GlmS glucosamine-6-phosphate activated ribozyme aptamer, 165 nucleotides, folded computationally.
The sequence was found by an Rfam model in a public genome assembly.
The model forms 84% of the base pairs in the Rfam consensus.

RNA sequence: CCAUUGUCCAAAGCGCCAGGACUUGAAAAUCCAGCAGCGAUUUUUAAGUUGACGAGGAACAGGGUUUAUCGAAUCAUCGGCGGAUGCCCUGCGGUUGGUCACGACCGAAACCGGUUUUUAAAACCCUGAAGCAAUUCAGGGGACAGAGAAACCGUGGUGAUGAAA
Repeated sequence: CCAUUGUCCAAAGCGCCAGGACUUGAAAAUCCAGCAGCGAUUUUUAAGUUGACGAGGAACAGGGUUUAUCGAAUCAUCGGCGGAUGCCCUGCGGUUGGUCACGACCGAAACCGGUUUUUAAAACCCUGAAGCAAUUCAGGGGACAGAGAAACCGUGGUGAUGAAA
């Protein structure tokens, strides 16, 4: 330096595929037909394709759990397996100007409500590339959410202690 093998990283609408759906080849049957061929349908078989569109979401620790938020869509985005930032419990911590306890809500950006702001993407249209095809990849065009978040405003339990905060 080259080759091979293994491990780790890399993803979180993420990964995977025995069902389903779809495509192509082969075989058989049926239909059409005067015959053949082409064609159509079904079955078997082989090889394939598809199987979540973005927004949002972890990060105090440990344990538990599984159909883990939001909307968009022409709704197979069906069904299943795995995973997961969800949820629950315990401890620790935080919540408008002392401290402590309990309660509630939360997680070091650590309460709740209102207002405003916060480029959705796929779908769709056009084009290119790969493939016999199903289909996949890429570029361009122009729409439309909800949750969440941020800023501002408002609000925020009970008791004890303390001169007061």